[in-house]
Predicted 3D model of a 46-nucleotide RNA (SAM/SAH riboswitch aptamer) from a marine sediment metagenome. The sequence is in RNAcentral, with records from MGnify.
RNA sequence: CUCCCACAACGGCUUCCUGACGUGGCGGGCAUUUCUCACUGGAGCA
Numbered sequence: 001c002u003c004c005c006a007c008a009a010c011g012g013c014u015u016c017c018u019g020a021c022g023u024g025g026c027g028g029g030c031a032u033u034u035c036u037c038a039c040u041g042g043a044g045c046a
Stems, first nucleotide, its partner, number of pairs: 001028002004025004010019001012045003016042002
């Protein structure tokens, strides 16, 4: 740096979904690297 997994802030409400602020777990690569940037909702009720 990266795959996957778990917990998980976040809604007027939740037996569901999506996303994941934040944290942890387990592998792989590297000694070179350098510019990263979720949503603030859906379904249902009111």
Of the family's consensus pairs, 92% are formed in the model. Its mean pLDDT, the model's own confidence on a scale to 100, is 79. Its Rfam family is "SAM/SAH riboswitch aptamer". Its family is annotated with S-adenosylmethionine metabolic process and regulation of gene expression in the Gene Ontology. A reference for the family is Weickhmann et al. (2019), "The structure of the SAM/SAH-binding riboswitch", Nucleic Acids Res.